[in-house]
RNA sequence: GAAGUCAGCCGGGUGAUCGCGGAAACAUGUGCCGAAAGGCCGUUUCUGAGGAAAGUCCGAGCUCCAGAGGGCAGGGCGCCGGGUAACGCCCGGUAGGGGUGACCCUGAGGAUAGUGCAACAGAAAUAUACCGCCGCUUAUGCGGUAAGGGUGGAAAGGCGAGGUAAGAGCUCACCGGCGGUCGGGUAACCGGCCGGCCCUGUAAACCCCGCCCGGAGCAAGACCGAAUAGGGGGCGUUGGAGCGGCCCGUUCCGUCCCUGGGUAUGGUCGCACGAGGUCGGCGGAGACGUCGAUCCCAGAUAGAUGAUCACCGCCCCGCGAGGGGAACAGAACUCGGCUUACAGGCGACUUCCCCC
RNA sequence: GGGCCUAUAGCUCAGCGGUAGAGCGGCCGGCUCAUAACCGGUUGGUCCCUGGUUCGAUCCCAGGUGGGCCCACCA
Numbered sequence: 001g002a003a004g005u006c007a008g009c010c011g012g013g014u015g016a017u018c019g020c021g022g023a024a025a026c027a028u029g030u031g032c033c034g035a036a037a038g039g040c041c042g043u044u045u046c047u048g049a050g051g052a053a054a055g056u057c058c059g060a061g062c063u064c065c066a067g068a069g070g071g072c073a074g075g076g077c078g079c080c081g082g083g084u085a086a087c088g089c090c091c092g093g094u095a096g097g098g099g100u101g102a103c104c105c106u107g108a109g110g111a112u113a114g115u116g117c118a119a120c121a122g123a124a125a126u127a128u129a130c131c132g133c134c135g136c137u138u139a140u141g142c143g144g145u146a147a148g149g150g151u152g153g154a155a156a157g158g159c160g161a162g163g164u165a166a167g168a169g170c171u172c173a174c175c176g177g178c179g180g181u182c183g184g185g186u187a188a189c190c191g192g193c194c195g196g197c198c199c200u201g202u203a204a205a206c207c208c209c210g211c212c213c214g215g216a217g218c219a220a221g222a223c224c225g226a227a228u229a230g231g232g233g234g235c236g237u238u239g240g241a242g243c244g245g246c247c248c249g250u251u252c253c254g255u256c257c258c259u260g261g262g263u264a265u266g267g268u269c270g271c272a273c274g275a276g277g278u279c280g281g282c283g284g285a286g287a288c289g290u291c292g293a294u295c296c297c298a299g300a301u302a303g304a305u306g307a308u309c310a311c312c313g314c315c316c317c318g319c320g321a322g323g324g325g326a327a328c329a330g331a332a333c334u335c336g337g338c339u340u341a342c343a344g345g346c347g348a349c350u351u352c353c354c355c356c
Numbered sequence: 357g358g359g360c361c362u363a364u365a366g367c368u369c370a371g372c373g374g375u376a377g378a379g380c381g382g383c384c385g386g387c388u389c390a391u392a393a394c395c396g397g398u399u400g401g402u403c404c405c406u407g408g409u410u411c412g413a414u415c416c417c418a419g420g421u422g423g424g425c426c427c428a429c430c431a
Base pairs, nucleotide, nucleotide: 001352002351003350004349005348006347008346009345010344012312013311014310015309016308017307018306020048021047022046023045024044025043026042029041031040032039033038050328054339055338057337058336059335060334061333062217063216064215065214069248070247071246072245074213075212076211077210078209079093080092081091082090083089094108095106096105097104098103109208110207114206115205116202117201118200130149131148132145133144134143135142136141157175158174160172161171162170176198177197178195179194180193181192182191183190184189221269222268223267224266230259231258232257233256234255235254239253240252241251242250261430262429263428276295277294278293279292280291281290282289283288314325315324316323317322357427358426359425360424361423362422363421366380367379368378369377374411381399382398383397384396385395386394404420405419406418407417408416
């Protein structure tokens, strides 16, 4: 210098002026409304988007349905160990695969429980003799054979030697798988020895095994308040509903559905202190845990979070003066993750080339 | 904000993992004096996109994109 790999982090900064949302205070505002509580306006101070606020794909908190019950059905997850409130997430390891390497990827239980499927091609698709080889035979054909050819994604483990009429785990060495056994490891798994035992693939097909799962969602739900008009239908205690599919169980006695009506499409709470942030110590290989100090950090009407100027930083053009540009995108009950979008920048490491 | 459905030919829709179809439409020919109807032939797919599983994907799985629907309170 070029090409790459990984881990996180930043995602312009400072100041001034004007403006918007929220909170607190107002003794410094002879302000307005109100009987008061208080409200409106004003002033001052503080504060005001993100790493993804997004997709709504997982997991929870919270609320209601019965402090959420049992069975079947249904759904999800799936190497092993650990972390966590929990997870389909994260960390560490194992196995397989890719890369020269740094390193990366994996939806990775079971095909020896059973069932299904495998188009076309091919003689034959879980069973087989088309060509070939060998033996017998005049020929036709019969028998043996999976070494070789051909079809296919897949053809009774691979390769070499012995053996044979020709062949074949028929026998043997090595490699792969399976089973048994011994040793190591918490385990996945690894290693040694023995046994010719050699078995097609597919479970992101049904299924089997193990573990987990009740439903709805803040437009949940609670309280206050204004206005109005009911009608039709199902069911009738062997019933209906809570209860999304069925059965049981349990609670209530009227309840559900359709249609119509009213409304300020009202107010307050839920709702901003939380599995919270920052810094440090300790434990751990790590995810993480624990202790101490410190901070308070948006919030609605689905509506605010902005604009201008100056200087500095970054990138591009230009000899220069100077000019131009800056991504993806924006909270809506709240967290933990994943995924997707994204200009530019920072750190560590690998390989190759050049120079000293 | 939350919940759910859907994408296949120009349109409306089918489609057991094994060469993508039907109806209407378009085009050409026939019938007719002519048009329609009718008859015969023919045309037309990025199966929304990108990956994965599989020998093989419209179909199974994951992610993304587009379109559509529903949800206030009170009696």
This is a predicted complex of two RNAs, RNase P RNA and transfer RNA, with 431 nucleotides together. Rfam match: Bacterial RNase P class A. The family's RNA type in Rfam is ribozyme. Its mean pLDDT, the model's own confidence on a scale to 100, is 78.